Small-subunit ribosomal RNA, 5' domain from a Eubacteriales bacterium, 498 nucleotides, folded computationally. Its Rfam family is "Bacterial small subunit ribosomal RNA". NCBI's taxonomy places the organism under Bacteria, Bacillati, Bacillota, Clostridia, Eubacteriales. The prediction has a mean pLDDT of 85.
Context: one part of a larger RNA
């Protein structure tokens, strides 16, 4: 000089865009954030229509499906294949999606719901009995699928991969909607695209006032496990690994793409936006699932904190808003799913504090605009003065305009994708009209660095101060006042980088 997720102090007119707990990963009060499908199923309840069986709308607790692994939040751990680059898996896996070859045959036996008993203060159970499905569970059907043991031919990169002939055994299915066409599903396979594991090269902060460190520890042989390699884990067997090219061990810290600075080299950082990773009251664990060892699921153990009929329960904002609370300090218990995106669904639509939006804060950039011209008796008032005058100063009265802002009125969108119908934002923006200079400037600094000087006050006092230093009676350095000098809706301080 730049720069900030900034705070202080003094001021304050508007838009536009952004951004906004950096500290207690501290506790949390209350609403809401993940639901949805009745075109899978059996009921229930209402309702219309019928005298009544009944039929038809509509709702929904339960089975059952899909999604709750996405999205959104934090930076606590973590110095590690955790992150970044490049490669590699002949060592894997992948629900919806897409293409391509098939195929859906025949039983069966439950379990909620219900209904009837019953325990509990509640949370939540328990018995008994009925019933459906796209829910469970056999047979059939069986391949280019998988498993076992060999052939043959071909490549390669060591295990091997690939193809191709036969051989033995194993395994699958679900239906719904429609007057129908036919649509949506189901079941096996091969691919293919997404997303994932997993391994390797280098890159990755201090500190030797850490010098040794290390028993699943280093390998081998076999099991076991895993989608899959592997001490991942065993049993046994041999004594290995790392380490001055800094291991261990301590300390700090999520990385990175960028960010600010600098000519550059570097140095410094990782708020906002995007990728990865880790976590979700601490600590452990496994279910289910294509996929989690699962923020708003499970169980277990700790603290907390609520309810209780003392027997027992309930609960986790680092999600959006609020609250204590800690801090120099950081916002609304706001509106909408109209847009985009996502879940479900054959739609229609349902839900979505993602997301759009609006509301607060000069917290940053960017833009306006507080008025123009003209106007000398150089008015008055102020300060200074050598009392002659100088300065404020065309500044101001005053004339002539102008209306960007204001503030009344009209009109008044794009965003909506389309035949129609749909817009929170919003009667916003943007247009025209009126109305009057009308609604609008401060803040530091003037000793030298470093642009600005006088008076009075005060007296080594009060005080000033980034460094050098001023202040002890004529202070251009303290206070005030006039003037200047800088910058402006901001100035100034302070704090960090560079």
């Nucleotide at each position: 000089g730049g720069a900030u997720g900034a705070a202080c102090g003094c001021u304050g007119g508007c838009g536009g865009c952004g951004u906004g707990c950096a500290u207690a990963a501290c506790a949390c009060a209350u609403u809401c954030a993940a639901g949805u499908c009745g075109a899978a199923c059996g009921g229930a309840g209402u309702g219309u229509a019928g005298a009544a069986a009944u039929a038809c709308a509509c709702u929904u607790a339960g089975u059952g499906g899909c999604g709750g692994a996405c999205g959104g939040g934090u930076g606590a751990g973590u110095a590690a294949c955790g992150c970044g680059u490049g490669a590699g898996c002949a060592a894997c896996c992948u629900g919806c999606c897409u293409g391509c070859a098939a195929g859906a045959g025949g039983g069966g036996a439950a379990c909620a719901a219900c209904a009837g008993c019953c325990g509990g203060a509640a949370a939540c159970a328990g018995c008994u009995g009925c019933u459906a499905a796209u829910a469970c569970c056999g047979c059939a059907u069986a391949a280019g699928a998988c498993a076992u043991g060999a052939c043959u031919g071909u490549c390669g990169c060591a295990u091997g991969g690939c193809a191709g002939a036969g051989a033995u055994g194993u395994c699958a299915a679900a239906g719904a909607a429609g007057c129908a066409a036919u649509u949506c599903g189901c079941u096996u396979g091969c691919a293919g695209a997404u997303g994932g594991g997993c391994u390797c090269g280098c890159g990755u902060c201090c500190g030797a006032u850490u010098a040794g460190u290390u028993a699943g520890a280093u390998g081998g042989u076999g099991a076991g496990g895993u989608a899959a390699c592997g001490g991942c884990u065993c049993a046994c067997c041999a004594u290995g690994a790392c380490a001055g090219c800094g291991a261990u061990c301590g300390g700090u810290a999520g990385c990175c793409g960028g960010a600010c600075u600098g000519a550059g080299a570097g140095g410094u950082u990782g708020a906002a936006c995007g990728g990865c990773c880790a976590c979700a009251u601490u600590g452990g664990a496994a279910c289910u699932g294509a996929g989690a060892u699962a923020c708003g699921g499970u169980c277990c153990a700790g603290a907390c904190u609520c309810c209780u009929a003392c027997g027992g329960g309930a609960g986790g904002c680092a999600g959006c808003a609020g609250u204590g609370g800690g801090g120099a300090a950081u916002a609304u218990u706001g509106g909408g799913c109209a847009a985009u995106g996502g879940g479900c669904g054959a739609a229609a639509g349902c839900c979505u504090g993602a997301c759009c939006c609006a509301g607060c804060g000069a917290c940053g950039c960017c833009g306006c605009g507080u008025g123009a011209a003209g106007g000398a008796a150089g008015a008055a008032g102020g300060u200074c003065u050598u009392c002659g005058g100088a300065u404020u100063g065309u500044a101001a009265a005053c004339u002539u305009c102008u209306u960007u802002u204001a503030u009344u009125g009209g009109g008044g969108a794009c965003g909506a994708a389309u035949a129609g119908a749909u817009g929170a934002c919003g009667g916003u923006a943007c247009c025209c009209a009126a109305u009057g200079a009308a609604u609008a400037a401060g803040c530091c600094a003037c000793g030298g660095c470093u642009a600005a000087c006088u008076a009075c006050g005060u007296g080594c006092c009060a005080g000033c101060a980034g460094c050098c230093g001023c202040g002890g009676u004529a202070a251009u350095a303290c206070g005030u006042a006039g003037g200047u000098g800088g910058c402006g809706a901001g100035c100034g301080u302070u704090a960090u980088c560079c």